[in-house]
Molecule: Glycine riboswitch aptamer
Organism: uncultured Caulobacterales bacterium
C1' cells in the first nucleotide's frame, strides 16, 4: 500500500404468509388468552453438493419449523457505501 479475509459500528435497500374465529380487557388506536390457517430471510436443527489440515472437521439461499413472525412500527438473511480492529499478501 491492497479491488484480500473474518469480526465490530454507523447509513441506505431488503421479501413471505389471516389486521381470521372466539372468549375477556380497553381510556377511542389496541392489548391478552385459545383455536384453525399460513410464512421463513433473527436464531436452532437437519441432510448434502462442495471445500480441507482428509483420524476427522467445515459446510446451503435446500429441508424442519423448536423458536420467531402473518396492518402499521421493530425485526429482518443478504447486497451497497464509509468507518474501526485483527489477519494476511505485496
Nucleotide at each position: 500500500u491492497c479491488g484480500c479475509u473474518c469480526c465490530c459500528u454507523g447509513c441506505g435497500g431488503g421479501a413471505g404468509a389471516g389486521u381470521c374465529c372466539a372468549u375477556c380487557c380497553a381510556u377511542c388506536g389496541g392489548g391478552a388468552u385459545g383455536g384453525c390457517g399460513c410464512c421463513g430471510a433473527a436464531g436452532g436443527c437437519g441432510c448434502a453438493a462442495c471445500c480441507g489440515c482428509c483420524c476427522c472437521g467445515g459446510a446451503a439461499a435446500c429441508g424442519c419449523u423448536c423458536a420467531g413472525g402473518c396492518c402499521c412500527a421493530c425485526g429482518g438473511a443478504c447486497c451497497g457505501c464509509a468507518g474501526g480492529a485483527a489477519g494476511g499478501a505485496c